[in-house]
Context: one part of a larger RNA
RNA sequence: GAUGAACGCUGGCGGCGUGCCUAACACAUGCAAGUCGAACGCGGUAUACCGCGCGCCUAGCGCGCGAUACACCGAGUGGCGGACGGGUGAGUAACGCGUGGAUAACCUGCCUUAGAGCUUGGAAUAACACUGAGAAAUCAGUGCUAAUACCAAAUAAGCCGACGUGACCGCAUGGUUGUGCCGGAAAAGGUUUACUACUCUAAGAGGGGUCCGCGUCUGAUUAGCUAGUUGGCGGGGUAACGGCCCACCAAGGCAACGAUCAGUAGCCGAACUGAGAGGUUGAUCGGCCACAUUGGGACUGGGACACGGCCCAAACUCCUACGGGAGGCAGCAGUGGGGAAUAUUGCACAAUGGGGGAAACCCUGAUGCAGCAACGCCGCGUGAGUGAGGAAGGCCCUCGGGUCGUAAAGCUCUAUCGAUGGGAACGAAACAAGACGGUACCCAAGCAAGAAGCCCCGGCUAACUACGUGCCAGCAGCCGCGGUAAUACGUAGGGGGCAAGCGUUAUCC
Numbered sequence: 001g002a003u004g005a006a007c008g009c010u011g012g013c014g015g016c017g018u019g020c021c022u023a024a025c026a027c028a029u030g031c032a033a034g035u036c037g038a039a040c041g042c043g044g045u046a047u048a049c050c051g052c053g054c055g056c057c058u059a060g061c062g063c064g065c066g067a068u069a070c071a072c073c074g075a076g077u078g079g080c081g082g083a084c085g086g087g088u089g090a091g092u093a094a095c096g097c098g099u100g101g102a103u104a105a106c107c108u109g110c111c112u113u114a115g116a117g118c119u120u121g122g123a124a125u126a127a128c129a130c131u132g133a134g135a136a137a138u139c140a141g142u143g144c145u146a147a148u149a150c151c152a153a154a155u156a157a158g159c160c161g162a163c164g165u166g167a168c169c170g171c172a173u174g175g176u177u178g179u180g181c182c183g184g185a186a187a188a189g190g191u192u193u194a195c196u197a198c199u200c201u202a203a204g205a206g207g208g209g210u211c212c213g214c215g216u217c218u219g220a221u222u223a224g225c226u227a228g229u230u231g232g233c234g235g236g237g238u239a240a241c242g243g244c245c246c247a248c249c250a251a252g253g254c255a256a257c258g259a260u261c262a263g264u265a266g267c268c269g270a271a272c273u274g275a276g277a278g279g280u281u282g283a284u285c286g287g288c289c290a291c292a293u294u295g296g297g298a299c300u301g302g303g304a305c306a307c308g309g310c311c312c313a314a315a316c317u318c319c320u321a322c323g324g325g326a327g328g329c330a331g332c333a334g335u336g337g338g339g340a341a342u343a344u345u346g347c348a349c350a351a352u353g354g355g356g357g358a359a360a361c362c363c364u365g366a367u368g369c370a371g372c373a374a375c376g377c378c379g380c381g382u383g384a385g386u387g388a389g390g391a392a393g394g395c396c397c398u399c400g401g402g403u404c405g406u407a408a409a410g411c412u413c414u415a416u417c418g419a420u421g422g423g424a425a426c427g428a429a430a431c432a433a434g435a436c437g438g439u440a441c442c443c444a445a446g447c448a449a450g451a452a453g454c455c456c457c458g459g460c461u462a463a464c465u466a467c468g469u470g471c472c473a474g475c476a477g478c479c480g481c482g483g484u485a486a487u488a489c490g491u492a493g494g495g496g497g498c499a500a501g502c503g504u505u506a507u508c509c
Base pairs, nucleotide, nucleotide: 001508002507003506005505006504007503008502009501012380013379014378015377016376017375018373019372020338025336026335027334029333030332031331034080035079036078039077040076042074043073044072045071050066051065052064053063054062055061056060087291088290089289096216097215098214099213100212101211102210103209106208107207108206111204112203113202114201115200116199117198119153120152121151122150128143129142130141131140132139133138159184160183161182163180164179165178166177167176168175169174189196190195191194217263218262219261224254225253226252229251230250231249232248234246235245236244266288267287268286269285270281271280272279273278293314294313295312296311297310316327317326318325319324344370346369347368348367352366353364354363355362356361383413384412385411386410393404394403395402396401417450420444421443422442423441427436453498454497455496456495457494458479459478460477464493465492466491467490468489474481475480
């Protein structure tokens, strides 16, 4: 000098930040991922027109019943999104991260551009109805039905595969391209009158996968390690290379330039310090990685081996009619526990951004705000001028005086902040829409009122006397003070330093 700090004493205001470093301990409750009726069929609610009946103040009105469009509600089929956003740092010493390359070994939903297409059929199934089982979670049977759900066929400019042939190119495997023939794979409609959706191909953008060079803590009181191990051939698997996996064959591979083992640890941009070199750290913010009670597994999908999806095992908690079921805050709040220690079960989608939708709009504990905390940084205030009988009082004293001290009082002013009263936004680019917020800010009146502490005074180190105590009580970062005149302990007066803080402790330079 610094800190995500804590503790002690003290504490006026504002702005901007920051706030479980410990138990990746366990979690009550609420919310955190939905949306689309312009994909589809049902069920329900209410009403206009309509129909029927009734009444009347009779060319209309009112009441009741029935049915139906639009509308709304509910679950279901279907689509897209739940792989983003948000959290945590347990694991990991690794191509995990950083940096620079490679991919002639790869993938890419939504978006943009270009080209081509969008033909004909079929069989089901949920919802629903009925029946049954169960305490529940839920399940079974029979029957009906729709689609942009599923299946079959047609078509193929271009695409994919096999076989043949030609040209060009490259860093090896090889790549690009022309051509012949054979085989193969698509699609969906909707609202409306113009769009949108769908299928195939090529390109782009953005995103990802994989591989490689170099760098990346400590220990040799860890010296040898390794059988899918190292390589080959053939296959399987993958979007893709590869012992990634498998059969066979060979006997290799790594290591004193530190293998293996053990310990510790997420990495970086950066942050702190320092003249720099360097050292230390990796909170907040940004990038990457890993994880989601523990361990394992796959499904769906363009993308997951998936925090608020599924299955299995384990521990724990809860419900149970004992047969069986349910759950996962390292999301936002909040609770218990641990701890020296870390906040509200708040408001709003107004803005920014995200998901769905043609849109209106819906959802969004992302986010924007507010609340709490001197936790940090920055700013402001606690008054200004004048005022000597140097008042009273305190302390010291050689009793003369000295000092607190222009300090106070008194007089003259001012009004920042706070408090009171009134007004009042920007943030919203085209309609509408403001949580913050009656907030910031502005104006008015009025009163010095409502606002100063903490540490130190032997030397280092800035600041001295008195009394008390008497190696006691105590102080102390180091040297060291204290045993009867202690500037070192305690108190008082005075002084020094910093100041809404000041000290102490811890850690780093």